[in-house]
RNA sequence: UGCCGAGUUCCCGCCGUUCAGGCGGCGGGAAGCGGGGGACCCAAUGAAGCCCAGGCUUCCGGGGCGAAUCGCAGUUUCUACUGCGUAGCGCCACUUUCCGGCGCGAGCCCGUCAGCUCACCUCGUAGGCAUCGGAAAGGGGA
Numbered sequence: 001u002g003c004c005g006a007g008u009u010c011c012c013g014c015c016g017u018u019c020a021g022g023c024g025g026c027g028g029g030a031a032g033c034g035g036g037g038g039a040c041c042c043a044a045u046g047a048a049g050c051c052c053a054g055g056c057u058u059c060c061g062g063g064g065c066g067a068a069u070c071g072c073a074g075u076u077u078c079u080a081c082u083g084c085g086u087a088g089c090g091c092c093a094c095u096u097u098c099c100g101g102c103g104c105g106a107g108c109c110c111g112u113c114a115g116c117u118c119a120c121c122u123c124g125u126a127g128g129c130a131u132c133g134g135a136a137a138g139g140g141g142a
Base pairs, nucleotide, nucleotide: 001130002129003128004127008031009030010029011028012027013026014025015024016023017022032125033124034123035122036121037120042115046059047058048057049056050055051054061113062110063109064108065107070085071084072083073082074081075080088104089103090102091101092100094138095137096136097135098134099133
């Protein structure tokens, strides 16, 4: 300086550091950005058996953040692992489009519960990295 990502900016108090400015930590607040819950309406209403007409029993849970889903094959006692693809996602340094190229295609959480959803309620504001080829149009600048 730039990239992924919501993960940025400002204010107040205390503590530490500094001659000071400033910087750092903790706590609190505001704005911005991001997420969840949450009416009418709309959508949705598993399978089997029993009793008798409305209940009981058994079996299958379900959902959220995120691009990160799904398929085939192999290994494996299971678990799980590996490879090749794939929905989808990101980058190639002003923006957009095209060509070409590179990369990702994870992980975590809730805990039997949540469709959509006005009002309303509530949570987060981290972490991790290092790309720089071409053309056109527009913009900006010396």

This is a predicted structure of a 142-nucleotide RNA (c-di-AMP riboswitch aptamer (ydaO/yuaA leader)) from a soil metagenome. The coordinates come from a structure-prediction model, not an experiment, and the mean pLDDT is 83. Its Rfam family is "c-di-AMP riboswitch aptamer (ydaO/yuaA leader)". Gene Ontology terms of the family: regulation of gene expression and cyclic-di-AMP binding.